About this RNA:
Predicted 3D model of a 74-nucleotide RNA (transfer RNA) from a Thermoleophilales bacterium. Taxonomically the source falls in Thermoleophilales (Bacteria, Bacillati, Actinomycetota, Thermoleophilia). The coordinates come from a structure-prediction model, not an experiment, and the mean pLDDT is 83. It matches the Rfam family "tRNA". About the family: Transfer RNA (tRNA) molecules are approximately 80 nucleotides in length. Rfam classes the family as a transfer RNA. The sequence is in RNAcentral, with records from ENA.

[in-house]
RNA sequence: CGGGGCGUGGCGAAGCCUGGUAUCGCACCCCGUUUGGGUCGGGGAGAGCGCUGGUUCGAAUCCAGUCGCCCCGA
Numbered sequence: 001c002g003g004g005g006c007g008u009g010g011c012g013a014a015g016c017c018u019g020g021u022a023u024c025g026c027a028c029c030c031c032g033u034u035u036g037g038g039u040c041g042g043g044g045a046g047a048g049c050g051c052u053g054g055u056u057c058g059a060a061u062c063c064a065g066u067c068g069c070c071c072c073g074a
Stems, first nucleotide, its partner, number of pairs: 001073007010026004020057001028044005050066005
């Protein structure tokens, strides 16, 4: 320098191809159960999707640029 993959709650993933307002597990908080803890059951809070811009009625999703990490080639 060229090509490719990844980036989404505290952590790990799904959703992206096919645009319609973000899902699951663990962790966390509350309640019940227990002498207490754990387990189990019920409820709850927490991210607008690496960043910037564009297209669109509408973008995590499409397009362009860019940053970081990883891989391959030179």